[in-house]
RNA sequence: ACAACCGCUGUGGGAGAGACUGCGCGGACCGGAAACAAGCCGACCGGUCCGGCGUGGCGCCGAAGGUGUAUCGCCCCGGAAACUCUCAGGCAAAAGGACUGCAGCGGUUCG
Repeated sequence: ACAACCGCUGUGGGAGAGACUGCGCGGACCGGAAACAAGCCGACCGGUCCGGCGUGGCGCCGAAGGUGUAUCGCCCCGGAAACUCUCAGGCAAAAGGACUGCAGCGGUUCG
RNA backbone atom coordinates (compact mmCIF):
# COMPACT_ATOMS: atom_id res chain seq x y z
C1' A A 1 0.00 0.00 0.00
C1' C A 2 -4.04 -3.65 -1.45
C1' A A 3 -8.19 -7.26 -0.63
C1' A A 4 -12.07 -9.70 2.40
C1' C A 5 -15.03 -9.36 6.75
C1' C A 6 -16.88 -6.65 11.15
C1' G A 7 -18.17 -2.10 13.82
C1' C A 8 -19.05 3.22 14.17
C1' U A 9 -20.09 8.11 11.92
C1' G A 10 -21.95 11.17 7.83
C1' U A 11 -24.96 11.07 3.50
C1' G A 12 -28.44 9.04 -0.49
C1' G A 13 -32.10 5.06 -1.62
C1' G A 14 -35.66 2.04 0.98
C1' A A 15 -41.71 -1.99 0.69
C1' G A 16 -46.39 -3.69 2.71
C1' A A 17 -51.29 -3.16 5.03
C1' G A 18 -58.70 0.34 7.06
C1' A A 19 -57.39 8.98 6.90
C1' C A 20 -62.05 1.64 9.23
C1' U A 21 -65.55 1.61 13.34
C1' G A 22 -68.79 1.64 18.60
C1' C A 23 -68.99 4.30 23.25
C1' G A 24 -67.44 8.18 26.69
C1' C A 25 -64.96 12.90 27.18
C1' G A 26 -63.16 17.41 25.11
C1' G A 27 -63.14 21.06 21.31
C1' A A 28 -64.94 23.76 16.85
C1' C A 29 -68.95 25.33 13.78
C1' C A 30 -74.26 25.96 12.32
C1' G A 31 -79.33 26.56 13.71
C1' G A 32 -83.20 27.21 17.44
C1' A A 33 -84.56 29.64 21.80
C1' A A 34 -86.87 31.31 27.60
C1' A A 35 -85.89 35.72 30.37
C1' C A 36 -84.71 41.22 29.17
C1' A A 37 -86.95 47.76 26.86
C1' A A 38 -83.44 46.13 23.20
C1' G A 39 -78.76 43.99 21.46
C1' C A 40 -74.61 40.71 22.38
C1' C A 41 -72.29 36.61 25.10
C1' G A 42 -73.15 32.33 27.99
C1' A A 43 -76.39 28.39 30.16
C1' C A 44 -80.19 25.19 27.52
C1' C A 45 -82.07 22.22 22.98
C1' G A 46 -81.00 20.08 18.01
C1' G A 47 -77.42 19.04 14.18
C1' U A 48 -72.56 18.61 11.73
C1' C A 49 -67.40 18.01 12.17
C1' C A 50 -62.37 16.62 14.40
C1' G A 51 -55.58 12.55 11.37
C1' G A 52 -58.02 15.35 19.46
C1' C A 53 -57.91 12.24 24.40
C1' G A 54 -59.51 7.58 26.79
C1' U A 55 -61.49 2.68 26.17
C1' G A 56 -63.46 -1.36 23.06
C1' G A 57 -64.65 -4.12 18.07
C1' C A 58 -63.68 -6.18 13.31
C1' G A 59 -60.29 -6.46 9.11
C1' C A 60 -55.27 -6.35 7.43
C1' C A 61 -49.42 -5.87 6.90
C1' G A 62 -44.00 -7.70 7.72
C1' A A 63 -38.63 -5.00 6.70
C1' A A 64 -37.13 -2.67 14.06
C1' G A 65 -37.05 -6.51 17.89
C1' G A 66 -38.79 -11.53 19.02
C1' U A 67 -40.90 -17.09 17.95
C1' G A 68 -40.53 -21.55 14.89
C1' U A 69 -37.94 -24.30 11.00
C1' A A 70 -34.15 -27.66 6.67
C1' U A 71 -29.47 -29.83 5.68
C1' C A 72 -26.19 -30.90 9.57
C1' G A 73 -23.81 -31.86 14.39
C1' C A 74 -21.41 -33.69 19.93
C1' C A 75 -29.05 -35.72 18.20
C1' C A 76 -34.24 -35.16 25.30
C1' C A 77 -30.11 -30.63 22.80
C1' G A 78 -27.87 -27.11 19.37
C1' G A 79 -29.26 -24.85 14.95
C1' A A 80 -29.83 -19.92 9.01
C1' A A 81 -32.83 -16.69 6.10
C1' A A 82 -35.83 -11.68 2.97
C1' C A 83 -39.05 -18.61 4.74
C1' U A 84 -42.73 -18.90 9.00
C1' C A 85 -45.78 -17.00 13.23
C1' U A 86 -47.72 -12.07 14.18
C1' C A 87 -46.03 -11.68 20.76
C1' A A 88 -44.24 -6.77 20.04
C1' G A 89 -44.64 -3.15 16.15
C1' G A 90 -47.33 -1.10 12.10
C1' C A 91 -51.89 0.14 8.27
C1' A A 92 -52.63 9.14 4.86
C1' A A 93 -48.30 12.35 5.58
C1' A A 94 -44.41 12.77 9.06
C1' A A 95 -41.75 9.40 12.00
C1' G A 96 -39.88 4.52 12.04
C1' G A 97 -37.74 0.96 8.84
C1' A A 98 -34.69 -4.83 7.52
C1' C A 99 -31.47 -4.13 3.74
C1' U A 100 -28.32 -1.21 0.67
C1' G A 101 -24.89 2.71 -2.66
C1' C A 102 -20.96 6.28 -1.53
C1' A A 103 -17.33 8.72 1.84
C1' G A 104 -14.44 8.75 6.38
C1' C A 105 -12.51 6.35 10.81
C1' G A 106 -11.33 1.99 13.72
C1' G A 107 -10.66 -3.39 14.29
C1' U A 108 -9.66 -8.68 12.70
C1' U A 109 -7.53 -12.00 9.18
C1' C A 110 -4.76 -13.37 4.68
C1' G A 111 -1.16 -12.48 0.92
The prediction has a mean pLDDT of 78. Predicted 3D model of a 111-nucleotide RNA (Glycine riboswitch aptamer) from Lautropia sp. The source organism's lineage runs through Bacteria, Pseudomonadati, Burkholderiales, Burkholderiaceae and Lautropia. Its Rfam family is "Glycine riboswitch aptamer". The family has 44 seed sequences and 9,425 matches in Rfam 15.1. From the family's description: This family represents the bacterial glycine riboswitch. RNAcentral holds the sequence, with entries from Ribocentre.